[in-house]
RNA sequence: GGUGUAGCUCAGUGGUAGAGUGCUUGCCUCGAAUGCAAAAGGCCCUGGGUUCAAUCCCCAGUACC
Numbered sequence: 001g002g003u004g005u006a007g008c009u010c011a012g013u014g015g016u017a018g019a020g021u022g023c024u025u026g027c028c029u030c031g032a033a034u035g036c037a038a039a040a041g042g043c044c045c046u047g048g049g050u051u052c053a054a055u056c057c058c059c060a061g062u063a064c065c
Stems, first nucleotide, its partner, number of pairs: 001065004007021004015052001024038004045061005
């Protein structure tokens, strides 16, 4: 100096957050895989500050590079 966001890999933007993949369920199949559909899974590293409102801006800490 940079990076911390779903199990994993990563987007995202001041107005209560998404994709791919994986897991689960259903359909399909003699069965499995593939395929299709659906659902679950996040207090966005921690603590403060600014703001009507912070994942986003500021400060400190912490882990990794």
The RNA shown here (transfer RNA) has 65 nucleotides and comes from Heterocephalus glaber. The coordinates come from a structure-prediction model, not an experiment, and the mean pLDDT is 83. RNAcentral holds the sequence, with entries from Rfam. Rfam family: tRNA. By type it is a transfer RNA. Rfam's curators write: Transfer RNA (tRNA) molecules are approximately 80 nucleotides in length.